[in-house]
Context: one part of a larger RNA
Molecule: small-subunit ribosomal RNA, 5' domain
Organism: Planctomycetaceae bacterium
């Protein structure tokens, strides 16, 4: 030259489109970040409607429009966030897996008989400041158990044994929407393997569940993963062990390329969640806003006990050269629940701030010589700044003021209609009308008016750009070479001039 999450100094007019805690994985005050279902269940704490009684705002009573709580599905394992440890099958990459698991979704086969007892809410009665919590009484289920049913399942010594279900909506269910077993599928994950992954010999020896083998035992599954016994083996100068760095890959930066450096934003994947340890529950965790156990720390306290974890998304301290808003919206695009209407949703969309970085537009054009006036230099004649002002005519980007406006929303859903799936309360497919935009807004008209918009740096050589004054080895300047001690093209100033321009410089780092 390129680069860059950049910082810092000087200056700074708009906009698009990205990017923005790289340090202490330091410590947090607040508010959100994961909830749904009443078409599973007994129900009414609120709040709507009706009726009724009256001291005109309260009793009591029904609706189940509507719903706190609770019991119960599902989700909560995604989806956000970092990069602490990890030098490893952790990553990548190429295979294995006859050694394994999969909820929800899809498609195929069959099934859903008959019972049977709690317990929460709920009432009474109590203990605690609180967090909570105990007795007694009684109540429901798609919650739990028990029977039967039993292959296309599992065992098997082949003779046999053994495993299941649950309703609900509706006037009406083989049909809608769940329920059980079987296969099969697809996504999705477990496990094993062969190569390939930083420095360091100023680490040369490591290992005892250590290497294997024989049973047992755990696992969804192999397997020293555990255990009990037998055997003494296993790894290494082609670098064990040790001791240092460090999450890896796609990629990125550079480079003519080999390569070198490097993993920020997005994407895949591993790790982690105050710290250390541990499991319940679940198809999935050994679980970020679950539980329990101990450690720091921090808050309540009635001193008896409690409470909590921003490495979610705003914020604040701190440390630091340094790195935003405690914003709007669920319109879309995804997601969780729900038959659906809908609900959540700091994912996500948007919009704030920051010239952090690329882009792109502007600060005005044309005419103007008696070459004004002010500066500077002068050899005093003049030269230059310089068409540059001023002046005369134009223009109206962007910014401003006020108005419209395409999109970005098509789907669901609501109404009607029309046709197909075998009769359906289901599902498909076409019509017409209706309903949704937080935030953005190409573009369009209309006003006024040169107005509101230029700086940084450098000029001795490398390296484009040169002259007076001051100052006198001082004061300074420098990347290198080197300027300065009395005429300094090199310090400082001033005028000219180079060079880049909303930015120019300087640090830092790669190549």
């Nucleotide at each position: 030259g390129a680069a860059u999450g950049a910082a810092c100094g000087u200056u700074g007019g708009c906009g698009g489109c990205g990017u923005g805690g790289a340090u202490u994985a330091g410590g947090c005050a607040u508010g959100c970040a994961a909830g749904u279902c009443g078409u599973g269940c007994g129900g009414a704490a609120a709040g709507g409607c009706c009726c009724u009684g009256c001291u005109u705002g309260c009793a009591g009573g029904g609706c189940a429009c509507u719903c706190g709580a609770g019991c119960g599905g599902c989700g909560a394992a995604a989806g956000g966030g970092a990069g602490a440890g990890u030098a490893a099958c952790g990553c990548g990459u190429a295979g294995g897996u006859u050694a394994c698991c999969u909820g929800c979704c899809u498609c195929c086969a069959g099934g859903a008989c008959c019972g049977g007892g709690a317990u929460a809410g709920c009432a009474g009665c109590g203990g605690g400041a609180a967090a909570c919590u105990g007795c007694u009484g009684g109540u429901a289920a798609u919650a739990c158990c028990g029977g039967a049913u039993a292959a296309u399942g599992u065992c098997u010594u082949c003779g046999g044994a053994c495993c299941a279900a649950a309703g609900g909506u509706g006037c009406g269910a083989u049909u809608c929407c769940g329920c059980c077993u079987g296969g099969a599928g697809a996504g999705g994950g477990g496990c094993c393997u062969g190569c390939g992954u930083c420095c360091u010999a100023u680490u040369a020896g490591c290992u005892u569940g250590u290497u294997g083998g024989u049973g047992a035992g755990g696992u969804a599954a192999c397997g020293g993963c555990u255990c009990a016994c037998c055997a003494a083996g296993g790894c290494u100068c082609a670098g064990a062990u040790g001791g240092g760095u460090a999450g890896c890959g796609g990629g990125u930066g550079u480079g003519a390329g080999a390569g070198c450096a490097u993993g920020g934003c997005c994407c895949g994947u591993c790790u982690c969640a105050c710290u250390g340890g541990g499991a319940c529950u679940g198809a999935g965790a050994c679980a970020c806003u679950g539980c329990c156990c101990a450690g720091a720390c921090a808050c309540c306290u009635a001193c008896g006990g409690g409470u909590g974890g921003c490495u979610g998304c705003a914020g604040u301290c701190g440390a630091g050269a340094a790195u935003c808003u405690u914003c709007g919206g669920c319109a879309a695009u995804g997601g969780g629940c729900g038959c659906a209407a809908g609900c959540c949703u700091g994912a996500c969309c948007g919009a704030g701030c920051g010239a952090c970085g690329c882009c792109g537009c502007g600060u005005g054009c044309g005419g103007g010589a008696u070459g004004a006036a002010g500066g500077c230099c002068u050899u005093c004649g003049g030269g230059u700044u310089g068409u540059a002002a001023a002046c005369c005519g134009c223009u109206g980007u962007c910014a401003g003021a006020g108005g419209g406006a395409a999109g970005g929303a098509a789907a669901u859903g609501c109404a009607a209609g029309a046709g197909g799936g075998u009769u359906c309360u289901c599902c498909c497919u076409c019509u017409u009308g209706u309903u949704u935009g937080a935030c953005c807004g190409a573009u369009c008209c209309u006003c006024a008016g040169a107005g509101g918009a230029a700086g940084c740096c450098c000029g001795g050589g490398c390296u484009a750009a040169g002259u007076u004054c001051g100052u006198g080895c001082c004061a300074g300047c420098a990347g290198c070479c080197g300027c300065g001690g009395u005429a300094a093209g090199a310090c400082g100033a001033a005028c000219c001039g180079g060079g880049c321009g909303a930015a120019c410089g300087u640090u830092a780092u790669u190549c």